[in-house]
The prediction has a mean pLDDT of 82. Small-subunit ribosomal RNA, central domain from a Candidatus Buchananbacteria bacterium, 357 nucleotides, folded computationally. The source organism's lineage runs through Bacteria, Bacteria candidate phyla and Candidatus Buchananiibacteriota. Rfam family: Bacterial small subunit ribosomal RNA. Its family is annotated with structural constituent of ribosome and ribosome in the Gene Ontology.

Context: one part of a larger RNA
RNA sequence: UUGGGCGUAAAGAGUCUGUAGGCGGCUUAAUAAGUCGAUGGUCAAAUCCUGAAGCUCAACUUCAGAACUGCCAUCGAAACUAUUAGGCUAGAGGAUGGGAGAGGCAGAUAGAAUUGCCGGUGUAGGGGUAAAAUCCGUUAAUAUCGGCAAGAAUACCAAAUGCGAAAGCUUUCUGCUAGAACAAUCCUGACGCUGAGAGACGAAAGCGUGGGUAGCGAAUGGGAUUAGAUACCCCAGUAGUCCACGCCGUAAACGAUGAAUGCUUGGCAUUGGCAGUAUCGACCCUGUCAGUGCCGCUUAACCAAGCUAACGCUUUAAGCAUUCCGCCUGGGUAGUACGGCCGCAAGGCUAAAACUC
Numbered sequence: 001u002u003g004g005g006c007g008u009a010a011a012g013a014g015u016c017u018g019u020a021g022g023c024g025g026c027u028u029a030a031u032a033a034g035u036c037g038a039u040g041g042u043c044a045a046a047u048c049c050u051g052a053a054g055c056u057c058a059a060c061u062u063c064a065g066a067a068c069u070g071c072c073a074u075c076g077a078a079a080c081u082a083u084u085a086g087g088c089u090a091g092a093g094g095a096u097g098g099g100a101g102a103g104g105c106a107g108a109u110a111g112a113a114u115u116g117c118c119g120g121u122g123u124a125g126g127g128g129u130a131a132a133a134u135c136c137g138u139u140a141a142u143a144u145c146g147g148c149a150a151g152a153a154u155a156c157c158a159a160a161u162g163c164g165a166a167a168g169c170u171u172u173c174u175g176c177u178a179g180a181a182c183a184a185u186c187c188u189g190a191c192g193c194u195g196a197g198a199g200a201c202g203a204a205a206g207c208g209u210g211g212g213u214a215g216c217g218a219a220u221g222g223g224a225u226u227a228g229a230u231a232c233c234c235c236a237g238u239a240g241u242c243c244a245c246g247c248c249g250u251a252a253a254c255g256a257u258g259a260a261u262g263c264u265u266g267g268c269a270u271u272g273g274c275a276g277u278a279u280c281g282a283c284c285c286u287g288u289c290a291g292u293g294c295c296g297c298u299u300a301a302c303c304a305a306g307c308u309a310a311c312g313c314u315u316u317a318a319g320c321a322u323u324c325c326g327c328c329u330g331g332g333u334a335g336u337a338c339g340g341c342c343g344c345a346a347g348g349c350u351a352a353a354a355c356u357c
Base pairs, nucleotide, nucleotide: 004328005327006326007311008310012325014201015200016199017198021194022193023192025088026087027086028085029084030083031082033081034080035077036076037075038074039073040072041071042070049065050064051063052062053061054060091191092188093187094186095185096183097182103177104176105175106174107173108172110154114150115149116148117147118146119145120144121143125136126135162169163168206247207246208245209244210243211242215241216240220236221235222234223233258324259323260322261321262320263319266295267294268293269292270291271290272289273288274287275286276285306313307312330357331356332355339350340349341348342347
């Protein structure tokens, strides 16, 4: 290389947009580049293969033929691919309508709790633990009532919920803004799918500058425990957690499952839309489209087929197929060294070998 794979054995990039490229719906005509057929030429000899012959055999040698891989020219075929010129509407997109949603950004807003401060009542404890102590408290704590201030997070509703490409998103209201589903028609007419490079977004922690800091709390100090205790427990507590702007670019970034399209028994629940039956109307019920989930086995019965090493997956496939991308090739060394690119740094991305088992 051929080939085999990627849920858990090595292997799906964190996610999306999209360039080149690859692949691509139905139909008519033309062309003949790919494709197919025929003929001719060329493809040195030797070698290889087949059949003969010559050395006593064989190796070896000689003769004849065939074959392999291509290329060129001419003539022809027109199904498929391609190209050109048309047409179509099932893919894709747009228009219209009423709904759903913690989708995003900005501004405002509410109540509970916590802590601090002020004032009242009140007096000796409080706090903490397995037990204690450090700690707080007669300069009046804890408790309780009233007031003020601050920052952070949003109980109940609330879930097998919903939305988002992923990361993620939940007090309430307003403004701006994005996407998806459904319904009935109309319009465009393949405009599509994937996507090397590239670009954008990307939890937490961390970094820079400036704010903010109630609670929590790496580091740190103290008290315990212990043989020791650089821990687990307790009392404090700085960075941080919060905001603005700019970096970082990684996670068990997980469904450990790339994206798209088509096909393949069902049952149950739930979210959104529509229709039908019924009704005064709504709910319920029935059907359907789109999502989100569960079951799919031991038993008499519903509980499929298929796949899988097994576990399990099962219309949201890990089933049956096609297209495109990414990735894997024994363990360690090592996601390391060196080099390059990026970064303020921390470090990230790319990525070996010697040696060893």